A computed fold for a 59-nucleotide RNA from an Actinomycetes bacterium, annotated as Fluoride riboswitch aptamer (crcB RNA motif). The sequence was found by an Rfam model in a public genome assembly. The source organism's lineage runs through Bacteria, Bacillati, Actinomycetota and Actinomycetes. Model confidence (mean pLDDT): 77 of 100.
[in-house]
RNA sequence: CGUGGAUCCGGCGAUGGAGCCCGCCGCACCGCCAUCGGGCUGACGGCUCCUGCAGAGCA
Numbered sequence: 001c002g003u004g005g006a007u008c009c010g011g012c013g014a015u016g017g018a019g020c021c022c023g024c025c026g027c028a029c030c031g032c033c034a035u036c037g038g039g040c041u042g043a044c045g046g047c048u049c050c051u052g053c054a055g056a057g058c059a
Base pairs, nucleotide, nucleotide: 009026010025011024012023013022016050017049018048019047020046021045031040032039033038
């Protein structure tokens, strides 16, 4: 100096917040399709709850 493992700390997972879990990193992450005029899903990585937005119905 490089590499691997363990532990601790911190961070990340396509639009907000919280809890738990999962994965990943010390750079993780920054969606998909297309004829590139354009089109599609979703506030989550997963579950639960809240907030915002959209649609329908009732009072």